The prediction has a mean pLDDT of 82. A computed fold for a 1527-nucleotide RNA from a Cyclobacteriaceae bacterium, annotated as small-subunit ribosomal RNA. The organism belongs to Cyclobacteriaceae, within Bacteria.

RNA sequence: ACAAUGGAGAGUUUGAUCCUGGCUCAGGAUGAACGCUAGCGGCAGGCCUAAUACAUGCAAGUCGAGGGGCAUCACGGGUAGCAAUACCUGGUGGCGACCGGCGCACGGGUGCGUAACGCGUAUGCAACCUACCUACAACAGAGGGAUAGCCCGGAGAAAUUCGGAUUAAUACCUCAUAAAGCAGGGGUACCGCCUGGUACUAUUUGCUAAAGAUCGCGAGAUUGGUUGUAGAUGGGCAUGCGUUCGAUUAGCUAGUUGGUAGUGUAACGGACUACCAAGGCUACGAUCGAUAGGGGGUCUGAGAGGAUGAUCCCCCACACUGGUACUGAGAUACGGACCAGACUCCUACGGGAGGCAGCAGUAGGGAAUAUUGGGCAAUGGACGGAAGUCUGACCCAGCCAUGCCGCGUGCAGGAAGAAGGCCUUCUGGGUUGUAAACUGCUUUUAUCAGGGAAGAAAAUGCCCUUGCGAGGGAGCUUGCCGGUACCUGAUGAAUAAGCACCGGCUAACUACGUGCCAGCAGCCGCGGUAAUACGUAGGGUGCAAGCGUUGUCCGGAUUUAUUGGGUUUAAAGGGUGCGUAGGCGGCCUGAUAAGUCAGUGGUGAAAUACUACAGCUCAACUGUGGAACUGCCAUUGAUACUGUCAGGCUUGAGUACAGAUGAGGUAGGCGGAAUAUAUGGUGUAGCGGUGAAAUGCAUAGAUACCAUAAGGAACACCGAUAGCGUAGGCAGCUUACUGGGCUGUAACUGACGCUGAUGCACGAAAGCGUGGGUAUCGAACAGGAUUAGAUACCCUGGUAGUCCACGCUGUAAACGAUGAAGACUCGCUGUUGGCGAUACAUUGCCAGUGGCCAAGCGAAAGCGUUAAGUCUUCCACCUGGGGAGUACGCCCGCAAGGGUGAAACUCAAAGGAAUUGACGGGGGUCCGCACAAGCGGUGGAGCAUGUGGUUUAAUUCGAUGAUACGCGAGGAACCUUACCUGGGCUCGAAUGGUGGAUGAUUUUACGAGAAAUCGUAAUUCCUUCGGGCAUUUAUCAAGGUGCUGCAUGGCUGUCGUCAGCUCGUGCCGUGAGGUGUUGGGUUAAGUCCCGCAACGAGCGCAACCCCUAUUCUUAGUUGCCAGCAUGUAAUGAUGGGGACUCUAAGAAGACUGCCUGCGCAAGCAGAGAGGAAGGAGGGGAUGACGUCAAGUCAUCAUGGCCCUUACGCCCAGGGCUACACACGUGCUACAAUGGCGUAUACAGAGUGUUGCGACACUGCAAAGUGAAGCCAAUCACAAAAAGUACGUCUCAGUUCGGAUUGAGGUCUGCAACUCGACCUUAUGAAGUUGGAAUCGCUAGUAAUCGCGCAUCAGCAAUGGCGCGGUGAAUACGUUCCCGGACCUUGUACACACCGCCCGUCAAGCCAUGGGAGUUGGGUGGACCUGAAGGCAGUAACCGCAAGGAGCUGUUUAGGGUAAAACCAGCGACUGGGGCUAAGUCGUAACAAGGUAGCCGUACCGGAAGGUGUGGCUGGAACACCUCCUUU
Repeated sequence: ACAAUGGAGAGUUUGAUCCUGGCUCAGGAUGAACGCUAGCGGCAGGCCUAAUACAUGCAAGUCGAGGGGCAUCACGGGUAGCAAUACCUGGUGGCGACCGGCGCACGGGUGCGUAACGCGUAUGCAACCUACCUACAACAGAGGGAUAGCCCGGAGAAAUUCGGAUUAAUACCUCAUAAAGCAGGGGUACCGCCUGGUACUAUUUGCUAAAGAUCGCGAGAUUGGUUGUAGAUGGGCAUGCGUUCGAUUAGCUAGUUGGUAGUGUAACGGACUACCAAGGCUACGAUCGAUAGGGGGUCUGAGAGGAUGAUCCCCCACACUGGUACUGAGAUACGGACCAGACUCCUACGGGAGGCAGCAGUAGGGAAUAUUGGGCAAUGGACGGAAGUCUGACCCAGCCAUGCCGCGUGCAGGAAGAAGGCCUUCUGGGUUGUAAACUGCUUUUAUCAGGGAAGAAAAUGCCCUUGCGAGGGAGCUUGCCGGUACCUGAUGAAUAAGCACCGGCUAACUACGUGCCAGCAGCCGCGGUAAUACGUAGGGUGCAAGCGUUGUCCGGAUUUAUUGGGUUUAAAGGGUGCGUAGGCGGCCUGAUAAGUCAGUGGUGAAAUACUACAGCUCAACUGUGGAACUGCCAUUGAUACUGUCAGGCUUGAGUACAGAUGAGGUAGGCGGAAUAUAUGGUGUAGCGGUGAAAUGCAUAGAUACCAUAAGGAACACCGAUAGCGUAGGCAGCUUACUGGGCUGUAACUGACGCUGAUGCACGAAAGCGUGGGUAUCGAACAGGAUUAGAUACCCUGGUAGUCCACGCUGUAAACGAUGAAGACUCGCUGUUGGCGAUACAUUGCCAGUGGCCAAGCGAAAGCGUUAAGUCUUCCACCUGGGGAGUACGCCCGCAAGGGUGAAACUCAAAGGAAUUGACGGGGGUCCGCACAAGCGGUGGAGCAUGUGGUUUAAUUCGAUGAUACGCGAGGAACCUUACCUGGGCUCGAAUGGUGGAUGAUUUUACGAGAAAUCGUAAUUCCUUCGGGCAUUUAUCAAGGUGCUGCAUGGCUGUCGUCAGCUCGUGCCGUGAGGUGUUGGGUUAAGUCCCGCAACGAGCGCAACCCCUAUUCUUAGUUGCCAGCAUGUAAUGAUGGGGACUCUAAGAAGACUGCCUGCGCAAGCAGAGAGGAAGGAGGGGAUGACGUCAAGUCAUCAUGGCCCUUACGCCCAGGGCUACACACGUGCUACAAUGGCGUAUACAGAGUGUUGCGACACUGCAAAGUGAAGCCAAUCACAAAAAGUACGUCUCAGUUCGGAUUGAGGUCUGCAACUCGACCUUAUGAAGUUGGAAUCGCUAGUAAUCGCGCAUCAGCAAUGGCGCGGUGAAUACGUUCCCGGACCUUGUACACACCGCCCGUCAAGCCAUGGGAGUUGGGUGGACCUGAAGGCAGUAACCGCAAGGAGCUGUUUAGGGUAAAACCAGCGACUGGGGCUAAGUCGUAACAAGGUAGCCGUACCGGAAGGUGUGGCUGGAACACCUCCUUU
């Protein structure tokens, strides 16, 4: 500079992610409707349904200047009459009906029909018409007979009609004149587009016209008439192109296609007729069916498109339904005619009338659409010379928020931030909210009053000028709207706000009510007691005289993709080839100019849309101009590309020659091994089969071994991600025939090519037909097992089949899930066939076949010269899941079935790839008293204790796999206590604050009572004077072991003392996410080391802490006592001592530090050394991120809810202790490793003043009575027991065992009945080592033995928590069970395998297929009949004649008959399908889903399904092979 002014997304599949893909939303629009609401104006719009039926009125008349006339009105005149008035009078203005002219074919309505030259656009008519209008030219002479009206008469209810007489015309007829007209024959010129056209003609023949009226004294003027030519306008016809859906409509056509000759028309034409020929249309969609008026435009969209065709404009079609013509310039005529039909109305029953899809209006239908209005003032139309008349066209008004546009409902100030409402953490705050009140201001609107338009221009008429067109002048009249718009004044904030929404999308949040109910919902989804999602309120948001909802269209949706999509796995490549039509096509040259490009001309109506300006106060609305209308036609030019024609070329393609190659194909022949069978032989009792078995075979001799025979089928090794073939597929050897590709040569042809709808051929397995064959294997079937069942998996048999020939079928996971052809784009490395070069190491080229990768692509996985990369050409296919590859129809098939291939209905997903988990009857590695090896138990008995269940007035409540059950409870006789019964209290049993009053309380006694409680009597404060204490009163807080542990805090259990869980930064990935944390080692350990796109860090592990094992230092009482001394019957009893033990404070010590071996290191090993202790020395405390909505509202706290003379509080009694039963945890036992008796030894840790209580006495004892000492290293509990020694018992229900029960006692306590413990005596049960199953424990452990403590008046303690004594066995090992950790793999799971999920059956609902039939609809053909009208013919009747009537024929609407096809409704019964919280049977699929799954096919089975056969990997695991990568 040029060009351009325009394009947004979101929600929803998942645990999360990316993608595919549908559904939904936000926008705009509407002839709309519905709900709520409503102040005004302007402009527009208003039956989308029943082209259903219509009452009533109006919508087309006009002309007396064409005519005869005078029913009616007015005037004049006349007669009668006082008058009013009556009668007469066409004389004047005028005028009903009538003749005549013009108009009625316009204007107005509707969208039935129509898929068509109907419409749109562009052409043509050399094949045509055109009244009124304009221009030009010419003419208008002479006659005639009727007819309506009027009058008379008749028929009829009416509509109407008949007869007679008489009459006019611009009505009708005849004659004349006559051509440029028409028809025919010639001539000349020019032109063209096939037939031809135009012009001229002093060339010829024939035919055809006419009307007057008005004004004027007249002349004449005006207007009309006839003919012709031309124009204008309007039409007719023809043609190119464009113009909906269905192929589950594929063939259609006899006037059909053409010709000749006619008819007909304004005109061409099979438009029609006769004859002749046999054509014509169709896959570029004929025919048939369905739907529909078309266009300008309108809505939407960035556009391309999509949808639509109201209002306005153009065209078409229609006018109750169907047919037909007449008149006319024009009609097959909306407000004309005839006929038929349906319907309605009138009727005197004989006959008649009618057509709102004109304007109003009515009924009906419907979700739904207006007044039976005013006016011809304007614009336009018809007639007329004009005045004028008519005009439901039109202009106005009315109704309706139906839409668009505009205006208003006030503005400013005003904080005590009022009251009220709502919320709240509550006497406080927040919000409504400057909002209100209040003060000031304004007056659009409203009301009242006053003024008050434009729209009207004038034309016509009159006068003047003028050749025409026209111009000039004077003056009159005319407004529906409407006293409207508008303007002015006055009054006064006065008259005026709603609707929807507030979970996300999507702007806007709280309270209450409700409690999966009521309800909401456009999608996702809310609601099961704390709902921002339901209902209401407060508040807020959005829009606003409207706001929402519903319907419809476009958009978003690139979700039909021309712009602008895809097809390995998401939907989608045909099983493969050949090939027709079609599409596309190598290099060079020339011609042409069809496509293409450019210029020019015509057209593309107006309106609309855009734009500039202008008019209504603005805007909507309207006007004027411009640009545009992307199109079509014509013409001129350009020639690169495409096409066409011509010529050439060789690289595409093919041929030739040579060479090698291979399971390529077909037919024949031959071979050995093996299986089964048969025969013979040897030989004897089993064989066979399985997880284990059985069926089966076998003493009639099997199995086994040997020999022989016949037969069928398949070809080990070689053999290989090797080869060949288009695919399916092809494997012993050999012969014959035969196809292909490859390499080399570059001899030949010269684009001959690529793709390929329809078509044709081939096409695994199964299956079918006919005939063979049949060794093996083997659907079905039979039997045996397994199992809950087993129509299966396993076993024994076994038919079809498997094999051959011929024929059919035509499908597969027919797969590389990847169509064919061509070109281009880094490399590395195997291998097959062929050809080269060589230095004999190697290496190049072509064609195939594998692996890994760059770029690039892809959602990713992955692909990657064999593309899924970058491009070109052609074909096929896809468009959410299900219904369904189903139904119907058609085609193919012997059948099975195959091909083609829907809809209703239903869901909001279905799906692909990848990620993190979880899971697996997947894999690998590792750990743990997990198993194993051991020891001891539980499960059997009795008892204790807890739980379930049952019972009960109550048996209070909670805990329930592991992780409840000797648990909360570390003490239920009352109390506790929460439960039950009964008796009572109601500001309350308890505590605190504030204010007032009082001096009480308290204690005692008596009475009632079960007690609580009540009644009576008596008693009486302290004080430092500040007050304290108590009662009472007022008031504020009551109280609840009532509910919700699924509203919570806190605390706790468990996985698990398992080794894990994360983060920052970086890097990788579109992302979820990964990496780090994986790998190789090592460890108890994510412990440490090494490696590594990671480097670091945190919570965990470990360590730091405590106890314990050794030593040292310090200290030395209440502990200790070696040595010294004193004393005793004896004792650390005493003096003394600190050595030792011990106590309790501190320190040391252990770290793989040292050695050897292995190892890079970390580390491991060693009866190593040293050491009290050795590899974490032993034990404890300590519990990561998290999981189980785990447990606890009854410890406590706490939100919400609930109770308030009770669900609160007090009291008595009862219950928590029940008892056919079941389970858990324990104790004691069953005995001799023992019981009993006597004697005797050695602990530790605790506890004690309401206490421990020595000691003494009494009692058999529990205990009692007295009592020293001790607030405790001092005294006491306190005796330790097992042990040891001696004695006895001698294997038994015992001298085992002690339950149970009787009697008598002791102790605690207000009180031992329910319901305590202990003692004595008597009694002496079960039980003789415990089924299936199951628990604990790896060393000072198990086992065993006692001791202490808490709770506590006492104790149901055999429990719990501690303490010490004695003191083992075993661990080969990790296959298995259980639990856990890490890595990896599969997954359709994610509430996560206690997952998901399939099919039958049963129930309900819904749509649909078949169906004997039945009802209806439109359509075509056949036959019969046939109105009006047209056409043709015609002798009788009428007419002077022209002609008419009648008759006949033909055509035809309609009607009828019979058969068939198509479409639709209903239909007993029947088939499958879909949907529906908790139905039945199984368990098919997802993990190796427990028999890998799936595809095709066949058979079978309640069902999923099973089995056979062939195929696929979209199968896991293991081993091996090959290839690749790295060294």